[in-house]
RNA sequence: UCUGCGAAAAGGCAAACCUGCUGUGAGGCGGGGACGCAAUGUCACAGGUCUUCACAUGAAGAUGGCUGGACUGCCGAA
Numbered sequence: 001u002c003u004g005c006g007a008a009a010a011g012g013c014a015a016a017c018c019u020g021c022u023g024u025g026a027g028g029c030g031g032g033g034a035c036g037c038a039a040u041g042u043c044a045c046a047g048g049u050c051u052u053c054a055c056a057u058g059a060a061g062a063u064g065g066c067u068g069g070a071c072u073g074c075c076g077a078a
Base pairs, nucleotide, nucleotide: 006075012037013036017032018031019030020029021028022027035065041071042070043069045068046067047066048063049062050061051060052059053058
């Protein structure tokens, strides 16, 4: 110096719940609020789960805080 790991420090995000808007719905966005998170940042490619239409094997959508994977980022102890 680089890589890995994850102590400390500075910070960051934001579950449930309440509330406004929106969507047929799963859900999404805003405000409050913190269960947690070391990628709980981004991506729907693969799988899972959920919703709608079918009922038939499927199609469309949602979910990244379900798993895998890809890309990017803060700090710099043992």
This is a predicted structure of a 78-nucleotide RNA (c-di-GMP-I riboswitch aptamer) from a Chromatiales bacterium. The prediction has a mean pLDDT of 85. It was read from a public genome assembly, where an Rfam model found it. It matches the Rfam family "c-di-GMP-I riboswitch aptamer". Its family is annotated with cyclic-di-GMP binding in the Gene Ontology. Lineage of the source: Bacteria > Pseudomonadati > Pseudomonadota > Gammaproteobacteria > Chromatiales.